[in-house]
Context: one part of a larger RNA
RNA sequence: CGUGGGAAUACUGAUGGGAUCUGUCCUUAGUACGAGAGGACCGGGAUGGACCAACCGCUGGUGAGCCGGUUGUCUGGCCGCAGGCACGGCCGGGUAGCUACGUUGGGAUAGGAUAAGCGCUGAAGGCAUCUAAGUGCGAAACCGGCCCAGAGAUGAGUGUUCCAAUAUAGGAGGGGCGUUGGAGACGACGACGUUGAUAGGUGGCAGGUGGAGGCUGUGAGAGCAGCGGAGCUGAGCCAUACUAAUGGCCCCGAG
Numbered sequence: 001c002g003u004g005g006g007a008a009u010a011c012u013g014a015u016g017g018g019a020u021c022u023g024u025c026c027u028u029a030g031u032a033c034g035a036g037a038g039g040a041c042c043g044g045g046a047u048g049g050a051c052c053a054a055c056c057g058c059u060g061g062u063g064a065g066c067c068g069g070u071u072g073u074c075u076g077g078c079c080g081c082a083g084g085c086a087c088g089g090c091c092g093g094g095u096a097g098c099u100a101c102g103u104u105g106g107g108a109u110a111g112g113a114u115a116a117g118c119g120c121u122g123a124a125g126g127c128a129u130c131u132a133a134g135u136g137c138g139a140a141a142c143c144g145g146c147c148c149a150g151a152g153a154u155g156a157g158u159g160u161u162c163c164a165a166u167a168u169a170g171g172a173g174g175g176g177c178g179u180u181g182g183a184g185a186c187g188a189c190g191a192c193g194u195u196g197a198u199a200g201g202u203g204g205c206a207g208g209u210g211g212a213g214g215c216u217g218u219g220a221g222a223g224c225a226g227c228g229g230a231g232c233u234g235a236g237c238c239a240u241a242c243u244a245a246u247g248g249c250c251c252c253g254a255g
Stems, first nucleotide, its partner, number of pairs: 001152001005163007015149004021049007033038001051106005059100004066093005071086006111143002117137004173252003177193005198244003201240005207233003214227005
């Protein structure tokens, strides 16, 4: 921009894409078959490999500053306690998120029409013949079935609802602006904007770290013990209008 008024929302499904793999074991059955050795078709069940998708409850990884330990040195006058630098100084752990080495799921049936092949009926050609007329079965291939996209499918589809008789006005709806997100390069998409839990803060809790500072006791001291599962704690959960999303307004918008 189009889709012959403008919108919102829910669909239809032309079409396109994805997937399509396979082992082993048990059973049928030591049966059919075979002198024996050996050893099935068909059918039923179980469990793997590779591949694909989703997810983070479990097991792990990461987690640049969440907690602790510790070396050297410098600073805060000194002690104590903190902080800076040294690869994040080094080391031990680790929430959310992201993840695989973790977990869960998937391939499948049915169906249609067939290939090779196997048939039925059956003439030409008194017989025979699956074929000439007619008709049946038959593959991971084909069409569907499963998953995803999908009306620019210009062949522009459908349902429901809303607005629409007037010019500085009103108007469904959309946009802008702000607080933002398990959404994101930017647009876009989603949530919220006081009739409010959208983000921050705060409170509580979970989770993490692992016993803060200070005081007391004890020890020659390093240290240890008690107050005390203490103190601190990013992203998590619940709550709470304290802060910021303010009031108004602006732009587009059919006849």

Overview: Predicted 3D model of a 255-nucleotide part of an RNA (large-subunit ribosomal RNA, domain VI) from uncultured Spirosoma sp. NCBI's taxonomy places the organism under Bacteria, Bacteroidota, Cytophagia, Cytophagales, Spirosoma. The coordinates come from a structure-prediction model, not an experiment, and the mean pLDDT is 86.